[in-house]
Molecule: small-subunit ribosomal RNA
Organism: uncultured marine bacterium
RNA sequence: GAGUUUGAUCCUGGCUCAGAACGUACGCUGGCGGCACGCCUAACACAUGCAAGUCGAACGAGGUAGCAAUACUUAGUGGCGGACGGGUGAGUAACAUGUGGGUAUCUACCCUUUGGCCUGGAAUAACACGAGGAAACUUGUGCUAAUACCGGAUAAGUCUUUACGGAGAAAGCUUUAUGCACCAUUGGAUGAGCCCGCACUUGAUUAGUUUGUUGGUAGGGUAAUGGCCUACCAAGACUAUGAUCAAUAGCUGAUUUGAGAGGAUGAUCAGCCACAUUGGGACUGAGACACGGCCCAAACUCCUACGGGAGGCAGCAGUGGGGAAUCUUGCACAAUGGAGGAAACUCUGAUGCAGCGAUGCCGCGUGAGUGAAGAAGGCCUUUGGGUUGUAAAGCUCUUUCGUCGGGGAAGAAAAUGACUGUACCCGAAUAAGAAGGUCCGGCUAACUACGUGCCAGCAGCCGCGGUAAUACGUAGGGUGCAAGCGUUAAUCGGAAUUACUGGGCGUAAAGCGUGCGCAGGCAGUUUUAUAAGUCAGAUGUGAAAUCCCCGAGCUCAACUUGGGAACUGCGUUUGAAACUGUAAGACUAGAGUGUGUCAGAGGGGGGUAGAAUUCCAAGUGUAGCAGUGAAAUGCGUAGAGAUUUGGAGGAAUACCAAUGGCGAAGGCAGCCCCCUGGGAUAACACUGACGCUCAUGCACGAAAGCGUGGGGAGCAAACAGGAUUAGAUACCCUGGUAGUCCACGCCCUAAACGAUGUCUACUAGUUGUUGGUGGAGUAAAAUCCAUGAGUAACGCAGCUAACGCGUGAAGUAGACCGCCUGGGGAGUACGGUCGCAAGAUUAAAACUCAAAUGAAUUGACGGGGGCCCGCACAAGCGGUGGAUUAUGUGGAUUAAUUCGAUGCAACGCGAAAAACCUUACCUGGCCUUGACAUGUACCGAAUUUAGCAGAGAUGCUUUAGUGCUCGAAAGAGAACGGUAACACAGGUGCUGCAUGGCUGUCGUCAGCUCGUGUCGUGAGAUGUUGGGUUAAGUCCCGCAACGAGCGCAACCCUCACUUUUAGUUGCCAUCAUUAAGUUGGGCACUCUGAAAGAACUGCCAGUGAUAAGCUGGAGGAAGGUGGGGAUGACGUCAAGUCCUCAUGGCCCUUACGGGUUGGGCUACACACGUGCUACAAUGGCAGUGACAAUGGGUUAAUCCCCAAAAGCUGUCUCAGUUCGGAUUGGGGUCUGCAACUCGACCCCAUGAAGUCGGAAUCGCUAGUAAUCGCGUAACAGCAUGACGCGGUGAAUACGUUCCCGGGCCUUGUACACACCGCCCGUCACACCAUGGGAGUUGGUUCUACCCGACGACGCUGCGCUAACCCUUCGGGGAGGCAGGCGGCCACGGUAGGAUCAGCGACUGGGGUGAAGUCGUAACAAGGUAACC
Repeated sequence: GAGUUUGAUCCUGGCUCAGAACGUACGCUGGCGGCACGCCUAACACAUGCAAGUCGAACGAGGUAGCAAUACUUAGUGGCGGACGGGUGAGUAACAUGUGGGUAUCUACCCUUUGGCCUGGAAUAACACGAGGAAACUUGUGCUAAUACCGGAUAAGUCUUUACGGAGAAAGCUUUAUGCACCAUUGGAUGAGCCCGCACUUGAUUAGUUUGUUGGUAGGGUAAUGGCCUACCAAGACUAUGAUCAAUAGCUGAUUUGAGAGGAUGAUCAGCCACAUUGGGACUGAGACACGGCCCAAACUCCUACGGGAGGCAGCAGUGGGGAAUCUUGCACAAUGGAGGAAACUCUGAUGCAGCGAUGCCGCGUGAGUGAAGAAGGCCUUUGGGUUGUAAAGCUCUUUCGUCGGGGAAGAAAAUGACUGUACCCGAAUAAGAAGGUCCGGCUAACUACGUGCCAGCAGCCGCGGUAAUACGUAGGGUGCAAGCGUUAAUCGGAAUUACUGGGCGUAAAGCGUGCGCAGGCAGUUUUAUAAGUCAGAUGUGAAAUCCCCGAGCUCAACUUGGGAACUGCGUUUGAAACUGUAAGACUAGAGUGUGUCAGAGGGGGGUAGAAUUCCAAGUGUAGCAGUGAAAUGCGUAGAGAUUUGGAGGAAUACCAAUGGCGAAGGCAGCCCCCUGGGAUAACACUGACGCUCAUGCACGAAAGCGUGGGGAGCAAACAGGAUUAGAUACCCUGGUAGUCCACGCCCUAAACGAUGUCUACUAGUUGUUGGUGGAGUAAAAUCCAUGAGUAACGCAGCUAACGCGUGAAGUAGACCGCCUGGGGAGUACGGUCGCAAGAUUAAAACUCAAAUGAAUUGACGGGGGCCCGCACAAGCGGUGGAUUAUGUGGAUUAAUUCGAUGCAACGCGAAAAACCUUACCUGGCCUUGACAUGUACCGAAUUUAGCAGAGAUGCUUUAGUGCUCGAAAGAGAACGGUAACACAGGUGCUGCAUGGCUGUCGUCAGCUCGUGUCGUGAGAUGUUGGGUUAAGUCCCGCAACGAGCGCAACCCUCACUUUUAGUUGCCAUCAUUAAGUUGGGCACUCUGAAAGAACUGCCAGUGAUAAGCUGGAGGAAGGUGGGGAUGACGUCAAGUCCUCAUGGCCCUUACGGGUUGGGCUACACACGUGCUACAAUGGCAGUGACAAUGGGUUAAUCCCCAAAAGCUGUCUCAGUUCGGAUUGGGGUCUGCAACUCGACCCCAUGAAGUCGGAAUCGCUAGUAAUCGCGUAACAGCAUGACGCGGUGAAUACGUUCCCGGGCCUUGUACACACCGCCCGUCACACCAUGGGAGUUGGUUCUACCCGACGACGCUGCGCUAACCCUUCGGGGAGGCAGGCGGCCACGGUAGGAUCAGCGACUGGGGUGAAGUCGUAACAAGGUAACC
């Protein structure tokens, strides 16, 4: 920097990615070279070989060679070295390491100074002879040497508590040299020891630790200081600046990342430390408590004759094992270095080299030029082409690397080369031997086809896959790297996501409930001093390597190397004195004290008052009271409730009362008294920084709860009853116990909130209010001005993600404290502390998700609010729902009952007509270029008669007949029919969730948007909101908006009036005529056709804001849109339709295509929708009785098709009827090839249900409802349906509370798939991690006791004893050794704790899962506001 929470936005906040780096590992692939690196795991076990020896110029002796001299060799004695080099990181949180200091010390070999090296002695290995043993090895006797061992002398110098004293040395060898050794000694160098300051991981769910512990004195011990050790004395020492304990860990130079500060790491190289199977111990030595030495104990392995022995790869190779994983049992001492030696030399798995491994870094190559027919092939395609692609082929050229042949270094100072015939050079041949991995949805560079079909799979995050996948798999193409490419693990970065640099805390995570206050942090003005901090200079150190800069060497680079810089640190020293600190002095502005005044529900105690509730007693009095949405439980005739009087008792204090007061917070309210804290203000006096904050601590701390004892009127958890309900362990009601009250003691938590820690300073104002003070003013008030202290409402700057805050800050700064670091798990578990308990406090992890959250925006929604409309309700009229029947649907049935439509917005719908056809369905029987289209070839014109078979389709035979155009003819052509083959036809097959078009619906509702401007970080807002008005976003006014578009309205059609014009087939007033507008005539009227006019709130009055408009009126055929129609904004419903049509994709192709017969779509227990006809007297029947319009009939104002109800007369007389007509029987008519399944109608007969319809529900506001008939389309026929037409012709609307739908504004929201939303908990099932758990297993550790190896130390030492002393020579002494004793101590054992880990029947909650169960707690007033 990017992706990811949302419909969108801005924050907060986590997760993820792009980078670098790696001791890596894995997958695929692999040409060469250089330089590096290579058991991170089991400090697991190790076969085999090698890794430390050397010196004969210290010594004797043996052996070999030699005549000998002598030379060589070596087991042993002796010397030096085996404390270096090499390995590993187990332990160690420590003076281990790093850095800087210190000194009470030692230091072989080396350098240096001085002096010396005299004289004696006794042994012993080897060896010889024996003995024991399997072996390892042990042992007796005897001999012998030394540079092995011991005594004496000497002592410059050295050491020494008693310092005129005392003590202590030596070694020779040889090749004979200026040799090498030896002893004492001085100084140095090197190395080492010890001490100190500072730095050095995590945990407080580890808070106290310690008895040699802390110090002193004396002694011991050491190379040396020291409780290092011992005795005695004192009681100290460490610790919140983190002791002790636990966990983890070798430390550093450095490495890696990062802009840096930091973070992580501590492989290779270098310095230090520690370790060497585990534990303990010392010996030797200059140096060790010793990797390839010793002793003991333990485990393991091996040998054994069972008696006893041997061993230690964390050296180099190598083996097994573990593991994702890490090499050769190589060559050489040629170089560098080390040990010994005088040296030659020997040894050296240190080292130098080689081998293996793409493990990493660096370099090189796999060819270069030309080459368009843009080849073939592949892939895609709109079928034209595009792409692979100058890529290939072809032609020309080159030879790095590799191959072959030849030459051939440096590393080596005189000799000596493992590497090695290596590096390098020359020559030759041939493009020849040498390219792959990943990725291609976004982040992130790079796209198409096919396959698959929520499958298989992918995935770093978001996510992709359910039939058109750029996301899976394959292919083509492409991108980016390249001998590598990807993945995995872990690190830093990005992450300002622990914030020192550099974050936050009103609402996102986060201010402790409040105060007091020790430590700590910070602290007013001024003077002087000092120099701890601070700053500057000088100097020592900060190993080398590394990093960086400038050079140099390998052909370059990596790599190696010279010089410089740097190493930001620590020490020493000199200086400065502003600031901080420290010391001393002074000051008054901070703070405090005193004095006056003031307000107050501030606190504690005591007393007292009235109202009200309840109860008790009594009186009056009678049937109810109480309670609710409605009821019931309850109380009441044993007298309630009501009312009157009296009494009892407890609790709380109406009005005043307030956004008012007081208090640190919690909190505090009648009135009076007592005690008491704090605050404000005014002016002066005093003290003189006495201050602020505050971890731990202490105190206070609502309500509920707990303990003891009181009290108990009202209220009221639990509980009981009554209701409500599907249920109702609730909401409502009747009761009612703890409790609420008091005293004392606990508890210590709240949404303890201003969700805002305390203190200080500064930064515009305005208004209210409380209590002061000063001034003005008043008679007193009121009122006004100023001021400081509180408490409220606005508001500038500024801040804020926004909301908002705004001198009472969330502004600008300072001081101190507390707290936060994704959501869940969880404020939970375990542990600790507190508590009588309830519980409080402190406070995790595993696991899981990619979000969770805040503010604001637009919608949608609300059993939120306001305004308004609609046959929405209401007011009316008539229906549906009950009956029969028609029709459609569901269901069930069927071979098939073709398909579609399914809340409103499917259901007399597609279908304006299913007997065949239609027809898509089923059965049987047929056809396959096809019933239909185009193209090719051939034949025939077309057409047509008849017969046979068949259910028909169809098959077989047969009759007639030759046309049109061009051309002289031959022939050709057009249309038509047939035959053949192939391209293709065909599909009412699927997908309306791939689509176009069309349609329904909200809704003829009044809305939906845009440009510019403005506001906002932004989504967005404004405009479109507001005040009026309208049928209307209709119009007017106002306004940071001004305009505009699609809708509304109007323009269109029709009906209603008039005029003009035209009168035929229309009409007939007047004149004739007829049976008749029949005819002459006329065009006045009706009517018809065309054109025009007419209505606009135009006029008047009222009202309104003088507007828009509204109300009423006049005139008018018509009056406020005159009635009706057409006209349907942006959009919603993945609404409907692939079966009207069109169409992508998929599917079928002798069938899912095409003919055909018959059947089915008409079936029938049932359910629903829409209708018809009725149930009758406002009627039925019979008779009479006029008037119409639309429309149709090929054309026709002429002819035809045509009325009914009403009205009048008669009859019927309330009944299943003279109502009603279903059903059924019989007979016919019509249409049609054909009325069986399955048509309509007529006549006779039959005469079912039905007596006005439950819950519920529909239509309609005027020429409307209701009622009456008529016409038309499709059609052979078929109407109770649909679409139209006219006749007769009502009732009602108070009004908007309520139901439904809609519009606008506003409000809440956890919804946005938008309430048919979201979402909580139990239960059931599966899986996962975790707590408890009788216990059990193991590790670590502590305390007490027992045992007590080796060893050093102390004491003893009767036994043994070469060196020295004495001796009478027998011996004795000194000293030593064995042995014994003692304390210390490893391993081991016993008992008891502490702690950690594993397992554990059972059990607790948690998390995650597919569409499980039960309810509906939350989000809207979420239907009882929510929450603590």